[in-house]
RNA sequence: GGCACCACUGAAGCGCCGGGACUGCGCGAGAGAUGCGCAGUCGACGAGGCGAGGGCUCAUCGAAAGAUUCGGCGGAUGGCCCUCCGGCACCUCCCGAUGUCGAGACCGCUCCGACAAAGCCUGCGGGUGACCGCAGAGACAAAACGGCGGCGGAACCGGGAC
Numbered sequence: 001g002g003c004a005c006c007a008c009u010g011a012a013g014c015g016c017c018g019g020g021a022c023u024g025c026g027c028g029a030g031a032g033a034u035g036c037g038c039a040g041u042c043g044a045c046g047a048g049g050c051g052a053g054g055g056c057u058c059a060u061c062g063a064a065a066g067a068u069u070c071g072g073c074g075g076a077u078g079g080c081c082c083u084c085c086g087g088c089a090c091c092u093c094c095c096g097a098u099g100u101c102g103a104g105a106c107c108g109c110u111c112c113g114a115c116a117a118a119g120c121c122u123g124c125g126g127g128u129g130a131c132c133g134c135a136g137a138g139a140c141a142a143a144a145c146g147g148c149g150g151c152g153g154a155a156c157c158g159g160g161a162c
Stems, first nucleotide, its partner, number of pairs: 014074004019070001020042008045062003051084007085102005092161005106153005111147003121136006
C1' cells in the first nucleotide's frame, strides 16, 4: 500500500469522563463500618439557532427538580469587532455612501397570540445491581416567531442611464 471480514460512527444543547456520587464481585473481618483491588453505572429536559472568512468572548431561552441538571474537558449555528457577498430602506434601473439585517434579510419598548420534551401516571423489555431502553395517556414554558396591533427611533444622500 492492496484485499477480505468484523465492530462502530454518520452527534451540534452536542460529545466525553482521570474528580465526585452510586452498583456488583473479591481481599480483609466474629459481624458491621472504613479501606484497597477489579469490573461497571450516572453525569442537562426540550425550544430556538448557520451567507463566507478572521479575531475576541465563562455563547440564547425557558421546563423539571429542590439530592449530582455537582465538578471538569472538548466542540458549537450565540454575542461583539473587521473584511467580503447578498437583501431592504431606495418608488424605473445601475454605481457609490450611510443604516440595518441574513435569504422569512431595519431597530427598541409595549399589547395580544401560538408552539416542547423530560418530569408525573400506566404498561412492556434488558441487567445480579447501580441503571438502561421502549410504548401509551394526559398536561405545562420562555425566547426566537406571528399580527397591515400600539408607541417611539434610525435612514431617506451623491453620481450615472432611461
A computed fold for a 162-nucleotide RNA from a Coriobacteriia bacterium, annotated as glmS glucosamine-6-phosphate activated ribozyme aptamer. Rfam family: glmS glucosamine-6-phosphate activated ribozyme aptamer. The family's RNA type in Rfam is riboswitch. About the family: This entry contains a glucosamine-6-phosphate activated ribozyme that is found in the mRNA for GlmS. GlmS is an enzyme that uses fructose-6-phosphate and glutamine to generate glucosamine-6-phosphate. The coordinates come from a structure-prediction model, not an experiment, and the mean pLDDT is 79. The sequence was found by an Rfam model in a public genome assembly.